[in-house]
């Protein structure tokens, strides 16, 4: 130098061929529950999808350019 492969809340992750408000759990907040804690319910804040351009009525998803893990290969 070459190729496959990832990147989505603070943290881990769903999003299967482009469709309207991006999923859940976890953390963190308020509340109920308890003499208190723990355990549990319920709610609520938080990611415009690594950056940037193209394609399209319509991109987290397609292409193309870089940035970064991780693997194979020289």
């Nucleotide at each position: 130098g070459a190729g496959u492969u990832c990147g989505u809340g603070g943290u881990c992750u769903a999003g299967u061929u482009g469709g309207c408000u991006a999923u859940g759990a976890u953390a963190c907040c308020g509340c109920c529950c308890u003499g208190a804690c723990a355990c549990g319910g319920c709610g609520g804040u938080g990611a415009u999808c690594g950056g940037g351009a193209g394609u399209u009525c319509g991109a987290a998803u397609c292409u193309c350019c870089c940035c970064g893990g991780a693997c194979u290969c020289a």
Molecule: transfer RNA
Organism: Methanococcus maripaludis